[in-house]
Context: one part of a larger RNA
RNA sequence: AGCAUUUGGUGGAUGCCUUGGCAUUAAGAGGCGAUGAAAGACGUGGUACGCUGCGAUAAGCGACGGGGAGGUGCGAACAACCUUUGAUCCGUCGAUCUCUGAAUGGGGGAACCCACUGCACACUGCAGUAUCCUGUUCUGAAUACAUAGGACCAGGAAGCAAACCCGGCGAAUUGAAACAUCUAAGUAGCCGGAGGAAAGGAAAUCAAACGAGACUCCGUUAGUAGUGGCGAGCGAACGCGGACCAGGCCAGCCUUUACGAAAAGAACAAUUUGAAUCAUCUGGAAAGAUGAACGACAGAGGGUGAUAGUCCCGUAGAAGUAAUGUCUUUUUGUAGAGCUCGAGUAGGGCGGAACACGUGAAAUUCUGUCUGAAUAUAGGGGGACCAUCCUCUAAGCCUAAGUACUCCUUAAUGACCGAUAGUGAACUAGUACCGUGAGGGAAAGGCGAAAAGAACCCCAAGAAGGGGAGUGAAAUAGACCCUGAAACCAAAUGCUU
Numbered sequence: 001a002g003c004a005u006u007u008g009g010u011g012g013a014u015g016c017c018u019u020g021g022c023a024u025u026a027a028g029a030g031g032c033g034a035u036g037a038a039a040g041a042c043g044u045g046g047u048a049c050g051c052u053g054c055g056a057u058a059a060g061c062g063a064c065g066g067g068g069a070g071g072u073g074c075g076a077a078c079a080a081c082c083u084u085u086g087a088u089c090c091g092u093c094g095a096u097c098u099c100u101g102a103a104u105g106g107g108g109g110a111a112c113c114c115a116c117u118g119c120a121c122a123c124u125g126c127a128g129u130a131u132c133c134u135g136u137u138c139u140g141a142a143u144a145c146a147u148a149g150g151a152c153c154a155g156g157a158a159g160c161a162a163a164c165c166c167g168g169c170g171a172a173u174u175g176a177a178a179c180a181u182c183u184a185a186g187u188a189g190c191c192g193g194a195g196g197a198a199a200g201g202a203a204a205u206c207a208a209a210c211g212a213g214a215c216u217c218c219g220u221u222a223g224u225a226g227u228g229g230c231g232a233g234c235g236a237a238c239g240c241g242g243a244c245c246a247g248g249c250c251a252g253c254c255u256u257u258a259c260g261a262a263a264a265g266a267a268c269a270a271u272u273u274g275a276a277u278c279a280u281c282u283g284g285a286a287a288g289a290u291g292a293a294c295g296a297c298a299g300a301g302g303g304u305g306a307u308a309g310u311c312c313c314g315u316a317g318a319a320g321u322a323a324u325g326u327c328u329u330u331u332u333g334u335a336g337a338g339c340u341c342g343a344g345u346a347g348g349g350c351g352g353a354a355c356a357c358g359u360g361a362a363a364u365u366c367u368g369u370c371u372g373a374a375u376a377u378a379g380g381g382g383g384a385c386c387a388u389c390c391u392c393u394a395a396g397c398c399u400a401a402g403u404a405c406u407c408c409u410u411a412a413u414g415a416c417c418g419a420u421a422g423u424g425a426a427c428u429a430g431u432a433c434c435g436u437g438a439g440g441g442a443a444a445g446g447c448g449a450a451a452a453g454a455a456c457c458c459c460a461a462g463a464a465g466g467g468g469a470g471u472g473a474a475a476u477a478g479a480c481c482c483u484g485a486a487a488c489c490a491a492a493u494g495c496u497u
Base pairs, nucleotide, nucleotide: 001496002495003494004493005492006491007490008489009488015482016446017445020417021416022414023413024412025411026410027409028408029406030405031160032159039100040099041098042055043054044053046078047077049075050074051073061094062093063092064091065090066089070082071081072080105114106113107112115129116128117127118126119125131157132156133155134154135153137151138150139149164195165193166192167191168190169189175182179229205212206211216243217242218241219240220239226234227233247398248397249396250342254338255337256336257335258334259333260332261331262330263329264328265327266326271319272318273317277292278291279290280289281288293310294309301313302312303311347371348370349369350368351367352366353365354364357383378393379392380391381390382389433440434439453481456468457467458466459465
């Protein structure tokens, strides 16, 4: 020095676990906001760093209801206190609620600066003062009436929010094996608007010689008919089968919206009750084993020193719920809107767009522009166009359900994950850290049943660390703490050189 074995160190794989995630189902909710939101800043505790809660009444105040012995949130303790005269805690309704933020008195580099008016005033304070729209009233120019303008008052709006929905504007990468029509795609993105759904909607619709009978959604028709540098691609409808069904109104008791009243009813909070087991053995510990019992509308699940129907929480079942508020139905009242067949419309020319349909033989729909009818003895459609026939009645309005989605709440489920997985985040996580900024973005779980977390002694520097002692079932479970693989390091022993 190598090899082998053993014993250790290092390291943190593996196994087991789960506080956290993921997906889905059912029900609910589908909004919050000038009565100041979402999101924050700063404060707030006896000591107070972070989180949580709260707001100068500041881990809280009041009322009502529940509950019944402990409590003063967590990391995490000490002190001092509260509580059967009912605390802490839970529910409902209130009070307070600094400053920023639509932010709204003016300004501003968010959480800051500076005001005016009124009231009350010793200081301190309370209230109001943005803009726009609508409405009543008052006032009121050039300019006589008037109008514009101005003023008070009243009401409303504004901003935020995950997806779903409607509308407006609207790409490119890409594909076409290049590329220009085309495609990607009316997608992404931006803007506007609304609701719990939205949109659509009661035929100037289809059909085909038979007939159907609003709209929406699903399956099929069908990758068919078509369309297409007839390339890449795009791509229906009729019909059929389902889900759901609802029709109304425009001079009158009709529809719809809002509000009020009365009556009846319903769902609701915290919550309460809730059956049934003992002994012996092993063991640190019994829920295990053995023996003998019991309950079950309850053998869902979790916990308890190992695996518990009968120990605990629960579970099946049963009961209950004030105030305020919510919802449904009926009756009734008030108010508002609509006010009869829809003309600068249908149609036409030019230019575009939507229709599966790229201008094509191109019907149908929309319209920037120029035009421009008829009036039920009429008009539209049936894919150029004409006739016949069939069918419908545009240019007014409203309309539930079936359908889409999930920021959120409750309950439940999983041939979903189990700490390099599952959310980026099981932990002080959108934290630390990086970046001027937009933005990017981690690592990090496990002693033990219980801290019983090692009194006391010794070495050492009044350390760190260690050795005894003690606790514990176990300390090679000692806080760098379950298990503790490999790489790597060392020692001992053996063999070889």
Molecule: large-subunit ribosomal RNA, domain I
Organism: Alphaproteobacteria bacterium RIFCSPLOWO2_01_FULL_45_8